[in-house]
Molecule: transfer RNA
Organism: Candidatus Uhrbacteria bacterium RIFCSPHIGHO2_02_FULL_57_19
RNA sequence: GCCGACGUAGCUCAGCGGCAGAGCGGCACUUUUGUAAAGUGCGGGUCGUGGGUUCAAGUCCCACCGUCGGCU
Numbered sequence: 001g002c003c004g005a006c007g008u009a010g011c012u013c014a015g016c017g018g019c020a021g022a023g024c025g026g027c028a029c030u031u032u033u034g035u036a037a038a039g040u041g042c043g044g045g046u047c048g049u050g051g052g053u054u055c056a057a058g059u060c061c062c063a064c065c066g067u068c069g070g071c072u
Base pairs, nucleotide, nucleotide: 001071002070003069004068005067006066007065010024011023012022013021018055026042027041028040029039030038048064049063050062051061052060
């Protein structure tokens, strides 16, 4: 330099173009003499950045940035 995959919550990841979610973690409460475990509830997101298409984009298209892999 070329090709491909990936980028969504603190972590690991879902998410047919139509309300952004799960598990774990965090916080509060219940339970216990106390801790752990268990149960209930709550909070947490400029969906990598910038454009485009569309009535509507996490999703489709383009460029760029980053990570990983392959080729030279």